Predicted 3D model of a 72-nucleotide RNA (transfer RNA) from Chiloscyllium punctatum. The coordinates come from a structure-prediction model, not an experiment, and the mean pLDDT is 83. Its Rfam family is "tRNA". Rfam classes the family as a transfer RNA. The organism belongs to Chiloscyllium, within Eukaryota.

RNA sequence: GAGCUUGUGGCGCAACGGUAGCGUGUCUGACACCAGAUCCGAAAGUUGCGUGUUCAAAUCACGUCAAGCUCA
Repeated sequence: GAGCUUGUGGCGCAACGGUAGCGUGUCUGACACCAGAUCCGAAAGUUGCGUGUUCAAAUCACGUCAAGCUCA
């Protein structure tokens, strides 16, 4: 330098163009002397960034950044 893959709550991952969910963790409450386990509830995402296509974009296109792999 070229190509490919990946980027989504703190962490690990889903979501065929139609209101972004699950597990785990965190916090409140119940049981309990405390902790753990169990149970109720809550908070936490401008879907890496920008632009475009579309009635509608995490998803499609282009650019860009970061990480990984391959080639030179």